[in-house]
């Protein structure tokens, strides 16, 4: 130059992609929602954060 083979390019942040950023863990880990009378019932939210799309739920009009 080319072509083959091998190893690396992590992981998480209360339910899905995909992009940007922050932060946290080092696998015996970060992480695994709130409130009550806590037996059990209730209640927000697809995000850590932001923007788009999807599902899901209430209004409108066509």
């Nucleotide at each position: 130059a080319u072509g083959a083979c091998u190893u690396a390019a992590g992981g998480a942040g209360a339910u899905g992609g995909c992009a940007u950023u922050c932060u946290c863990c080092a696998u015996u880990a970060a992480c695994c929602g709130c409130c009550g009378c806590a037996c059990c019932g209730g209640c927000u939210g697809a995000u850590g954060a932001u923007g788009c799309c999807u599902a899901c739920a209430g209004a409108u009009u066509u």
The RNA shown here (Fluoride riboswitch aptamer (crcB RNA motif)) has 62 nucleotides and comes from an uncultured Pseudomonadota bacterium. It was read from a public genome assembly, where an Rfam model found it. The prediction has a mean pLDDT of 76.